[in-house]
RNA sequence: UAAGAAAAAGCCAAACUCAUUGUGAAGUGAGGACGGAAAGCCACGGGUCUUAUGGGGAGACAGCCGGGCUGCCUUAA
Numbered sequence: 001u002a003a004g005a006a007a008a009a010g011c012c013a014a015a016c017u018c019a020u021u022g023u024g025a026a027g028u029g030a031g032g033a034c035g036g037a038a039a040g041c042c043a044c045g046g047g048u049c050u051u052a053u054g055g056g057g058a059g060a061c062a063g064c065c066g067g068g069c070u071g072c073c074u075u076a077a
Stems, first nucleotide, its partner, number of pairs: 001076004011036002016031006034063001040069003044066003047061005
């Protein structure tokens, strides 16, 4: 520097359950593993979703895709 077939030292943790916050999408903690090579971070573009009636406005999702920043392991040069 390139790649992610195999592996896994270490890492994250879907559904679901319980508790808790919120109108809600959803967040957080514990349990739990479907999976992940950025499932680390950023709402920048698209997308999806929520909003106590609707719009405006305000929000949620980074484990939907793209983009940006950073990084572990292995392999090759």
Description
The RNA shown here (c-di-GMP-I-GGC riboswitch aptamer) has 77 nucleotides and comes from a Desulfobacteraceae bacterium. The source organism's lineage runs through Bacteria, Thermodesulfobacteriota, Desulfobacteria, Desulfobacterales and Desulfobacteraceae.